This is a predicted structure of a 71-nucleotide RNA (transfer RNA) from a Saprospiraceae bacterium. It matches the Rfam family "tRNA". Gene Ontology term of the family: triplet codon-amino acid adaptor activity. Rfam classes the family as a transfer RNA. Its mean pLDDT, the model's own confidence on a scale to 100, is 82. The RNAcentral record of the sequence draws on ENA. NCBI's taxonomy places the organism under Bacteria, Pseudomonadati, Saprospiria, Saprospirales, Saprospiraceae.
């Protein structure tokens, strides 16, 4: 210096170009003498830019961040 994966909720990971979801965590209620388990609700989002589309998390470029190979 070169080429390639990947970036999505506090973590773990989904989402055929068409209403962005789940599991844990975290808060309230219920429930117990209290608590645990449990069951209801809620909380929180697509790494930044510019293109393509009627519409982008998805597809193309560029930036960054993070790994991995090669020299």
């Nucleotide at each position: 210096g070169g080429a390639g994966g990947u970036g999505u909720a506090g973590c773990u990971c989904a989402a055929u170009g068409g209403u962005a979801g789940a599991g844990c965590g975290c808060c309230c209620c219920g429930g117990u003498g209290a608590a645990a388990u449990c069951g209801g609700g809620g909380u929180a989002g697509u790494g930044g830019u510019g293109g393509u589309u009627c519409a982008a998390g998805u597809c193309c470029a560029u930036c960054c961040g993070u790994c991995u190979c090669c020299a």